[in-house]
Molecule: small-subunit ribosomal RNA
Organism: uncultured organism
RNA sequence: UGAACGCUGGCGGCGUGUCUAAGGCAUGCAAGUCGAACGAACAUUGCGUUUUCGGAUGUAAUGUUAGUGGCAAACGGGUGCGUAACACAUUGGUAACCUACCCCAAAGACGGGAAUAACUCAGGGAAACUUGAGCUAAUACCCGAUAUGUUGCGACAGCUUAUGCUGUUUCAAUAAAGCUACGGCGCUUUGGGAUGGGCCUAUGCCUCAUCAGCUUGUUGGUAAGGUAAAAGCUUACCAAGGCUACGACGAGUAGCGGGUGUGGGAGCAUGACCCGCCUCACUGGGACUGAGACACUGCCCAGACUCCUACGGGAGGCUGCAGUCAAGAAUCUUCCUCAAUGCACGAAAGUGUGAAGGAGCGACGCCGCGUGAUUGAAGAAGCCCUUCGGGGUGUAAAGAUCUUUUUUCCGGGACGAACUAAUGACGGUACCGGAAGAAUAAGGGGCUGCUAAACUCGUGCCAGCAGCAGCGGUAAUACGAGUGCCCCAAGCGUUACCCGGAUUUAUUGGGCGUAAAGCGUGUGCAGGCGGUUUAUUAAGUCAAUGGUCAAAUCCUCCGGCUCAACCGGAGAACUGCCGUUGAUACUGAUAGACUAGAGGCUGGAAGAGGCAAGCGGAAUUGCUGGUGUAGGGGUCAAAUCCGUUAAUAUCAGCAGGAACACCAAAUGCGAAGGCAGCUUGCUAGAACAGACCUGACGCUAAUACACGAAAGCGUGGGGAGCGAAGCGGAUUGGAUACCCGCGUAGUCCACGCCGUAAACGAUGGAUACUAGACAUUGGGAGUUUCGACCCUUUCAGUGUCGUUGACAAAAGCUAACGCGUUAAGUAUCCCGCCUGGGGAGUACGGCCGCAAGGCUAAAACUCAAAGGAAUUGACGGGGACUCGCACAAGCGGUGGAGCACGUGGUUAAAUUCGACGCUAAGCGAAAAACCUUACCAAGGCUUGACAUAUAGCUGCACGCCUCCAGAAAUGGAGGAAGCUUUCGAAGGUGCUAUACAGAUGCUGCAUGGUUGCCGUCAGCUCGUGUCGUGAGAUGUACGGUUAAGUCCGGAAACGGGCGCAACCCCUAUCCUAAUUUGUACUUUAUUAGGAAACUGCCUCGGUCAACGAGGAGGAAGGUGGGGACGACGUCAAAUCAGCAUGGCUCUUACGCCUUGGGCUACACACAUGCUACAAUGGCCAAUACAGAGGGUUGCCAAAUCGCAAGAUGGAGCUAAUCCCAUCAAAGUUGGUCUCAGUUCGGAUUGUGGUCUGCAACUCGACCACAUGAAGCUGGAAUCGCUAGUAACCGUGACUCAGCACGUCACGGUGAUACGUUCUCGAGUCUUGUACACACCGCCCGUCAUGUCAAGAGAGUCGGUAGUACCCGAAUGUCGUUGUAGGACGGCAGAAGGUAAGAC
Repeated sequence: UGAACGCUGGCGGCGUGUCUAAGGCAUGCAAGUCGAACGAACAUUGCGUUUUCGGAUGUAAUGUUAGUGGCAAACGGGUGCGUAACACAUUGGUAACCUACCCCAAAGACGGGAAUAACUCAGGGAAACUUGAGCUAAUACCCGAUAUGUUGCGACAGCUUAUGCUGUUUCAAUAAAGCUACGGCGCUUUGGGAUGGGCCUAUGCCUCAUCAGCUUGUUGGUAAGGUAAAAGCUUACCAAGGCUACGACGAGUAGCGGGUGUGGGAGCAUGACCCGCCUCACUGGGACUGAGACACUGCCCAGACUCCUACGGGAGGCUGCAGUCAAGAAUCUUCCUCAAUGCACGAAAGUGUGAAGGAGCGACGCCGCGUGAUUGAAGAAGCCCUUCGGGGUGUAAAGAUCUUUUUUCCGGGACGAACUAAUGACGGUACCGGAAGAAUAAGGGGCUGCUAAACUCGUGCCAGCAGCAGCGGUAAUACGAGUGCCCCAAGCGUUACCCGGAUUUAUUGGGCGUAAAGCGUGUGCAGGCGGUUUAUUAAGUCAAUGGUCAAAUCCUCCGGCUCAACCGGAGAACUGCCGUUGAUACUGAUAGACUAGAGGCUGGAAGAGGCAAGCGGAAUUGCUGGUGUAGGGGUCAAAUCCGUUAAUAUCAGCAGGAACACCAAAUGCGAAGGCAGCUUGCUAGAACAGACCUGACGCUAAUACACGAAAGCGUGGGGAGCGAAGCGGAUUGGAUACCCGCGUAGUCCACGCCGUAAACGAUGGAUACUAGACAUUGGGAGUUUCGACCCUUUCAGUGUCGUUGACAAAAGCUAACGCGUUAAGUAUCCCGCCUGGGGAGUACGGCCGCAAGGCUAAAACUCAAAGGAAUUGACGGGGACUCGCACAAGCGGUGGAGCACGUGGUUAAAUUCGACGCUAAGCGAAAAACCUUACCAAGGCUUGACAUAUAGCUGCACGCCUCCAGAAAUGGAGGAAGCUUUCGAAGGUGCUAUACAGAUGCUGCAUGGUUGCCGUCAGCUCGUGUCGUGAGAUGUACGGUUAAGUCCGGAAACGGGCGCAACCCCUAUCCUAAUUUGUACUUUAUUAGGAAACUGCCUCGGUCAACGAGGAGGAAGGUGGGGACGACGUCAAAUCAGCAUGGCUCUUACGCCUUGGGCUACACACAUGCUACAAUGGCCAAUACAGAGGGUUGCCAAAUCGCAAGAUGGAGCUAAUCCCAUCAAAGUUGGUCUCAGUUCGGAUUGUGGUCUGCAACUCGACCACAUGAAGCUGGAAUCGCUAGUAACCGUGACUCAGCACGUCACGGUGAUACGUUCUCGAGUCUUGUACACACCGCCCGUCAUGUCAAGAGAGUCGGUAGUACCCGAAUGUCGUUGUAGGACGGCAGAAGGUAAGAC
């Protein structure tokens, strides 16, 4: 908001209600009235006459009426199809016009006549209707007379002007109607008024230029016709005009205005209701009547549709009021009354009136009222939440007291009536009085942010929400529900549309270097803008005043309905147009003057400016000849290729084409594109100086015209080099590329096209203003000179302000970057262009082009972004510097073998679970035979194996022993012993019951705690200040230096913190003191305390610095060595199975107990190790030297036995005492083996044993004998380590009944590093970025499937507006003819038809 939809709904007032199908309509009503115009008929009554008493007839009065006649019906009511137009609005004009009824004034109404409806008779037809004959009246019709007047043809006068107006006059033409109640009402002519109209003018009035040319009655004239009236309005003739970029013509859309909505305004959008105008009346055409119509409820014709029919013919028009069907998201009663207001007729009474007044329906809108008021608990119940304490709903309810708007009932009862009487549809309504009783009356939307208002449960990217951002994947304030809360309220939300916000079309009031946006450049018509001065004018402009701008609306004030909405009155306003008078600064116009703009002239001078002709040398290539011989060429490396038919190389000559080294530069010139060897000719422009001439002649520039790189096109030449396409060789997974060898168009010339480029300064042109510096061109002056150059200064112009390296900044502008006298600053003028990204500079149309293509230039659809500049990070097969066992230099390994161990996979009843690049994989697990154990099978238990509490029971167990069943758990039977006690069932125990326990069940992406990695890397930050619009920066950059953001210097920074370092522990030297179990006279050890190392000293370097290099001394030297210690953070890193813990789940089981099995499986793959492959070795014998640990459930000596594992044994030791532990092993000495699958290697297997343990089968370790596998140093690749380190050698400890190749610790022997190019990682600075989940990022194209939109398309269908022709109704007009009605013909003419086109 004329709304619609969803949910809900108490009352009243005032408004409002088919926006769609101008689609079709049943039924009723919506325009009649007058008897005082007329004849007639009928009815009633009175009085006569007559009567067969039924009646008939005459007359008078009253009433009704079909018809004739008059007036009205052209108003009122409806609609918005058409119309882009004098349709509308505003303003004027009509000297170019009309106006019934009404008012005023003047004059008049005399005398005659012929008809006709009604009616009667006779016909036709189904009907509608109609034909013939006869009678009759008038305010119907006709003729004659008269003419105040009017009109016409002339004449004259006055006035105003555009054809005219007014007056006088001769002649001609032209009127009338009566009725009456006697009051009057009508009639005719003329003039005037009022009202209503017709026509004309100026201005205003939507979109499209992808509509640019339109027009033949067209533009004008003459004549005629025509109209109330001007006019091509119509016709004939004549002329060839008229309109248009200030948008004609065409297409689309649309009734216009007052107003309405919104907005601060300017505007934008709109035109329901009310008022004014226009338009239409089924569609199209036409006239008649009339004052007025080309007529909504009149006529004729044509068409479509509907209806009736006797099939021959007829009837109809709701876009009047109701109503109906259809359409649609959607819009009402087939109501009452003429009481009021108004209209028509009438003398009037009155009649008519779906105009109007009212009622009804619809929360459709606006306004008003109500659904109760007071009191009532530290606060009932219910419900919700909870930290379980409580909180919320909430004075809310209940209860108590009160009121009665509203409701119901009863009674009274209007105004509106104007007009003395009568008269009220609304209506027994509004309103008033009384009674009853809180009684009859609350919902809708929302609660993540925007945006006022939150919690719980359910759901688990499902269901769903959503205006935008977005929410939902198991803790959702966003979905659904409950409770609470918020907003509004008889409504609340949603949808649609308009304005606003949006300065987001910018006149007010924007922009164009990089965000969208300056035409590639110039010349220039129209247009816009324009120097100084004088005079005139008064168009713009300004002021005053007059008219108009309808009413309503809006605004202000006052008033009436109880208030308000609503209504009435008054004022203001309506920003506009027209007229009159005035002002003259500015703009304009006219006339004149000036010289500063502009142009001309003279002079000398600069330049790759343009065009043409001629000339030149170097080089490449080719050809000819000579010398010369096997290669050349090419590349990262090669090959294709050239070369014994003599290449490449080299010398000489010839030919041809193209381009012009050095000079050369921040250079110069040109409008831009662009222009470079030299000379000549022709030619254009700019600058300077002079101040001689013209006198504003200027600036810009739509359309237009010209120029316009490269590529490309056409014709003809030319063709050395280069070289798209093409061929070949390489590279590669491929290589239609990069590299190489060839090579065609082309590149060159002449002529003609094309017309585009990152045609860029991504910056249009002109003018003025706002510090400079440098270079260069020209001129002047000074100095100097013989004269110059150089130098200094000045004027004008041009260029630059960039870098090694001096000189750029101020103001201002800018989002920032940056620009900054060559502006992107400050201003003026003109042009061009922009308005989210994609679609798309595309389609269609048009123009241009030989073509390629160019110029102009959309929409549908789709996204919520696209984009600019800067910031912090991250990243880079970017840069600089630096560091690290990072590389390099070395040593030893891994990867190959066997075995051990872990993981994956597979298998299985189960092979429990976790850990997965670095940062999982000898990891959790510092010990899986049972237990552990979480897994599987089987057997059992259910307040439970474990905790707490309550109640009841039990004068009592549990446990122990024996037996039975069983695999055990467990169950049953028997036995022994039988509680403490302060005597209170107080404590303990068991049983029963209830709360609860329990879970290695899930979620490490809900968490705490702990841990790993980057990384012991040197970083990470804060306060104040400063800079920046801001994000941020600075500090923390830079120069040195360091292991280090360590320190120094300097600097818009100055300081602080967490990290680094130091403080702590161990260790290396010494001193002091103490000590027994050590040793044996003095060490070592232990304990406690102390000293010592700080670049302190010297030399040199360095900035008189930090610091570095070297030296002395010293046990130790520049952090002496090692450890603990790990910043801000990163990886949703790991762990719910160590522990804790939110939530969820299980509860006779996902809990608990037990036995057995499994975690030990085995085609395979990977990680970590051990042992080896041997002579730097194996074996045998002899022999030397540690450190650090552990030990009473323990370590275990001597001695004896056993080949040995071990057994017996038992001393000693709670440990500097004893033991493990006799010997440490590598080592050293001697012997043997002699290069082999071995005297290497020891896997595997057999037999026999030992030990631990309830128990070694699955599944332990060890010993002896026997067996004697693979393996001869390991592919690609890869790991560790910088000093007492790697490597090699052994020793101990933890776990542990037993089991170590693992781990942790201990000592013994004891190597290499030039260095930072490269690899990896890290740090700082810098740079690029379209990345920010941050390169494991982002992202492009094809293809597949489905869907949507657009273009093209052989065609096909429908529509719109015209053109030509045919046919031609009603009607108009012209003509012919007839006694008449009429008939016929010509022209125009709607609908229809045919044809070719357009859109």